The RNA shown here (small-subunit ribosomal RNA) has 1381 nucleotides and comes from an uncultured prokaryote.
RNAcentral holds the sequence, with entries from ENA.
Model confidence (mean pLDDT): 84 of 100.
RNA sequence: AUGCAAGUCGAACGGGAACCUUUGGAUUCGUCUAGAGGGGAGAGUGGCGAACGGGUGAGUAACACGUAGGUGACCUGCCUCGAAGACGGGGAUAACCACUGGAAACGGUGGCUAAUACCCGAUGGUCUCAGUGAUUCGGUUCAUUGAGUAAAAGCUCUGGCGCUUCGAGAGGGGCCUGCGGCCCAUCAGCUAGUUGGUAGGGUAACGGCCUACCAAGGCGGAGACGGGUAGGGGGCGUGAGAGCGCGAUCCCCCACACUGGCACUGUGACACGGGCCAGACUCCUACGGGAGGCAGCAGUGAGGAAUAUUGCGCAAUGAGCGAAAGCUAGACGCAGCAACGCCGCGUGGGUGAUGAAGGCUUUCGAGUCGUAAAACCCUUUUCUGGGGGAAGAGGAAGGACGGUACCCCAGGAAUAAGCCUCGGCUAACUAUGUGCCAGCAGCCGCGGUAAUACAUAGGAGGCGAGCGUUAUCCGGAUUUACUGGGCGUAAAGAGCGUUGAGGCGGCCGUGUAAGUUGGACGUGAAAGCUCCUGGCUCAACUGGGAGAGGUCGUUCAAUACUGCAUGGCUUGAGGGCAGCAGAGGGGGGUGGAAUUUCUGGUGUAGCGGUGGAAUGCGUAGAUAUCAGGAGGAAUACCGAUGGCGAAGGCAGCUUGCUGGACAGUCACUGACCCUGAGGAACGAAAGCUAGGGGAGCAAACAGGAUUAGAUACCCUGGUAGUCCUAGCUGUAAACGUUGUUCACUAGAUGUAGGUGGAUUGGUCCCAUCUGUGUCCAAGCUAACGUGAUAAGUGAACCGCCUGGGGAGUACGGCCGCAAGGCUAAAACUCAAAGGAAUUGACGGGGGCCCGCACAAGCAGUGGAGGAUGUGGCUUAAUUCGAGGCAACGCGAAGAACCUUACCCGGAUUUGACAUAUACGUGAUCGCCAUGGAAACAUGGUUUUUCUUCGGAACAAGUAUACAGAUGCUGCAUGGCUGUCGUCAGCUCGUGCCGUGAGGUGUUCGGUUAAGUCCGGCAACGAGCGCAACCCACGUCAGUAGUUGCCAUCAGGUAAUGCUGGGAACUCUACUGAGACUGCCUGUGCUAAGCAGGAGGAAGGCGUGGACGACGUCAAGUCCGUAUGGCUCUUACAUCCAGGGCUGCACACGUGCUACAAUGGCAGGUACAAUGGGACGCCACUCCGCGAGGAGGCGCUAAUCUCGAAAACCUGCCCCAGUUCGGAUUGGAGUCUGCAACUCGACUCCAUGAAGUCGGAAUCGCUAGUAAAGGGGUAUCAGCAACGACCCCUUGAAUACGUUCCCGGGCCUUGUACACACCGCCCGUCACAUCAUGGAAGCCGGUUGCACCCGUAGUCGCUGACCGAACCCGCAAGGGACGGAG
Repeated sequence: AUGCAAGUCGAACGGGAACCUUUGGAUUCGUCUAGAGGGGAGAGUGGCGAACGGGUGAGUAACACGUAGGUGACCUGCCUCGAAGACGGGGAUAACCACUGGAAACGGUGGCUAAUACCCGAUGGUCUCAGUGAUUCGGUUCAUUGAGUAAAAGCUCUGGCGCUUCGAGAGGGGCCUGCGGCCCAUCAGCUAGUUGGUAGGGUAACGGCCUACCAAGGCGGAGACGGGUAGGGGGCGUGAGAGCGCGAUCCCCCACACUGGCACUGUGACACGGGCCAGACUCCUACGGGAGGCAGCAGUGAGGAAUAUUGCGCAAUGAGCGAAAGCUAGACGCAGCAACGCCGCGUGGGUGAUGAAGGCUUUCGAGUCGUAAAACCCUUUUCUGGGGGAAGAGGAAGGACGGUACCCCAGGAAUAAGCCUCGGCUAACUAUGUGCCAGCAGCCGCGGUAAUACAUAGGAGGCGAGCGUUAUCCGGAUUUACUGGGCGUAAAGAGCGUUGAGGCGGCCGUGUAAGUUGGACGUGAAAGCUCCUGGCUCAACUGGGAGAGGUCGUUCAAUACUGCAUGGCUUGAGGGCAGCAGAGGGGGGUGGAAUUUCUGGUGUAGCGGUGGAAUGCGUAGAUAUCAGGAGGAAUACCGAUGGCGAAGGCAGCUUGCUGGACAGUCACUGACCCUGAGGAACGAAAGCUAGGGGAGCAAACAGGAUUAGAUACCCUGGUAGUCCUAGCUGUAAACGUUGUUCACUAGAUGUAGGUGGAUUGGUCCCAUCUGUGUCCAAGCUAACGUGAUAAGUGAACCGCCUGGGGAGUACGGCCGCAAGGCUAAAACUCAAAGGAAUUGACGGGGGCCCGCACAAGCAGUGGAGGAUGUGGCUUAAUUCGAGGCAACGCGAAGAACCUUACCCGGAUUUGACAUAUACGUGAUCGCCAUGGAAACAUGGUUUUUCUUCGGAACAAGUAUACAGAUGCUGCAUGGCUGUCGUCAGCUCGUGCCGUGAGGUGUUCGGUUAAGUCCGGCAACGAGCGCAACCCACGUCAGUAGUUGCCAUCAGGUAAUGCUGGGAACUCUACUGAGACUGCCUGUGCUAAGCAGGAGGAAGGCGUGGACGACGUCAAGUCCGUAUGGCUCUUACAUCCAGGGCUGCACACGUGCUACAAUGGCAGGUACAAUGGGACGCCACUCCGCGAGGAGGCGCUAAUCUCGAAAACCUGCCCCAGUUCGGAUUGGAGUCUGCAACUCGACUCCAUGAAGUCGGAAUCGCUAGUAAAGGGGUAUCAGCAACGACCCCUUGAAUACGUUCCCGGGCCUUGUACACACCGCCCGUCACAUCAUGGAAGCCGGUUGCACCCGUAGUCGCUGACCGAACCCGCAAGGGACGGAG
């Protein structure tokens, strides 16, 4: 778009189509026509209905709704009851007919006609007015008299239904009132019909509802007016409740019907499917003009995350009309669609272990899905097919739903399971993939190679025809606190007092009964809710009964408390009298000290200032000093932990004026009190206006310094200002961060003012009041703390708070001259911000203490040359690791090959190496030959052992499991190690303290190298550390004397413990002793200890070593080994050859050698220790200048062997790039080794570089130490060793001391730090994004006021006009009345 949703009545009326019957006529037999009878469509007049039912929530903050009332101010069709009546007349008009306009919608003119349509008259107990009398609280009602006035309709056909008037009822409505229910005060003043009165109009009715006149009222902090939002209620959701949120479905009320306005008709409307006008929009049109209103039911479009059928029926229920039959009805009853909600049911039950297959996991054994499946035995709710088949309808028929519910039979496990989750909250875990990616996420947070957090899989958990997400509301949230919170420091006490409103209020009576309490009555619709009980198989759903539900109304009663009225009282409060202290306030007067300045004197070169200086002042005479003058500001000492004041604040002395407090006393007043939104006062400093004043000080400013800079800190100057007068401002960390008032609740001790007692007296003491302090009890507090001056316990009132930031900001308003103040948001953003306390860490905080930490010293490094390591560069490769201390002569205690991990090339693939199985073989190794760089390949040759004869061992081959990796991850690990640090610390049990973190112990006073010890102590003990126990050295003793020793005795040699012998000494190596502050003196606390002394080899830890607490650094190492995971598997494995790790513009670390005379060179001469030695050390002899070579004794080593140098003595050199220094280079050699080219060490000859003591900076060392000198060993064929680890020889200096640098320990303090100061963190700027504020203007909306035009319409007026009914009149016409305007 379209269809339907309001009609009905012929028993109100005129009329009557189609069609049927019948009679007659005509007939071309198709039919036509006339009459009669029936029939009753559509349209019309008339009546009732259409104001109900149905929809929606735009408007409305209102008597709209709810509740309780009023109406003495009202209406009411249909219905019920009662009373009376319905008499006599009259004229029209639709329809219809004719003509006619228009495209249409719709009309126009003329003519005919009916009524329950309309009109007139009569009657009338109604109504109106007036009078009289009763009645009421009242404006009410009744009675009576008089005047005026308005009624009616018929139909049906005998049953009734209607009509008119009046009275009453029921139900329905109108109007009025009390009370109740939203937000904003950044809306505080609003109001002219406004508030009231009088008169009138209007209405069903009261009323400024409207009009005229008069008065000037009315409303408002208990929120007027304005703005925003919104239909209200019964109820619904939630909640323990109080509440909070909402107003779908059902019920009641209201409002609306395209938007706005208006009336008409009517009992009822200002009317959803009626009318008129205006507007917007859509449609039709012949362009002249017309039509329309789904927020009725369906349906369509659009919008949207999203919401259904253009269904059936009036069978039921209720509704309209009708006398009725009946008709109508998208009300309603049903059906359809959607798991949208609630309820019920199913998707099967039993048995079933080979624990099937398969999946997943795995420690490879197995576990799990899992009795789950299969299989077997059952059942049939549901499903399908067939048969029967309702109630719903009171009485014959008539049922949309519906062949539905339900019943019976048959069939067959058949037709039927998903969704979310599995890190914690929160029930449920593994694997793989991914690798801060992809992704997850409600909060916390997961993900950067082992993710229970992502994705997938397996498994598990939850719910189940649902499950999960999103949105919203309530709850948890005592997180707006009425129930039921707070304000010292967390957010929060107004800067302070004063007062009108408000709130609150002492003791004793009387009255009242508003609050309050109790009883009765009324009401609080139904549904819903709760309880009881019925109906659908149960339930959801639904019927019946009862209950609950109020700031409700009326009435009766009570009178404790509160209120109100009234009478008293004195204790709260005030007052009188007589005292008292005080920087209380304001005015006047006045003093001294000091600063500055001026004049004069004395006087001379500086003054001033600082950390140190400079600017500045000064020879034109400063500073200093003396005298005098001027001027302003502030008031030393007293002075205080003191006093006064409401707070801000107040300080020389004096004098007027003046406020308050305190104590004592009284015979006064009699609740006058307390608090206090708002108001109006006061209110530091700075600032502002006007006029003065101006000494000092001093923003701004200038200069000098400091500094990287220094718009600062310091210095020299210096203007506003600071001071006074008059006014403004109105804020402060205006703080006790603690509002005011009252009462109560342990103490102790100061201080200010007063009084009383005691005392002879007193400054002492006692008591008491008011201030002002300290410490503490109970209590309170999150803790800190507070504690009669409360932050305790109570009462009254006010103010204020509600996460951080945005922001005390914007906008608006008020105030101000301005500066600015008061009031005071939001968007957006964060997941914290904050308090108190705890443990650490840190501090250019404090205290105490230690260390070669500094200082005091000695010797170096940093400069040179070369050695070595590292970085860098280079390279085919220069393998890898180590990175401040704590990497860098480190892993590496030995890179020519090997090592070797790297590079190039050549080879191998069960492998160079291990284990196992199977198969067949009998060799393998070795040797030889060929090829090759080698590995290796090919060929040849040689050859097994045991045996119970089955075989076994062994070996290679093939095959399969597997081997192998110095590949990655030291941030997956074990183990080991470094470091703080040999620093003195780190903890535990029990107890005690604290809500707790935690503390105590462990702090404190001493002391120590030490948490070592002593003393004290709510602690008492204990553990790991310290120390000691262990080793070495130093003294002695015992034992034992060989390879060591030799005093005594003896022998012997050129000489020698060489020999006999000895066991004394040295020594060797085992056992002991010794040192413990044990002794003395002093000191200290009578302690621990310390100082000194004695003795002693050694003295206060004798010296050195080993030994390393809890822990820190994700420290180092996967390349020592081990090991999870990952990766490679004809290669990232394995073998071989060669190269590289040794590469060189450069930079750094660590050592060596030097630069020389404390030396170099030459000669002479003396003294060690630790260690090593058989593939070895090698005596001794010979050769070589030498490295070394050739022989070769001894030695498995206290036996043999490797072996000192500096020192000392003598000589030369004579300060020089040298007789220093030795690099580099040439030549010649030796040794090791398969092999010294890349790339070994050493020797000899020659060469003879840099270097003359090292910038900034920096290392080590406190005694047998530093320094110097040489020696040994491991690794090792040899060696790049000047390294490392040891050994002996010679052998110092210095330490006042702890201020400073570094590191550390303990206590304490601050902290916004806690990956802990290498922390945290602030602001500008740059870029991008988001949100908000402002902005010249421009546009739109809403609203106020003023004005203009003005449709429809209603009321009124004036004039013209129109009209059948009634009256006069024969008529024309007139009148009355009505209409229109």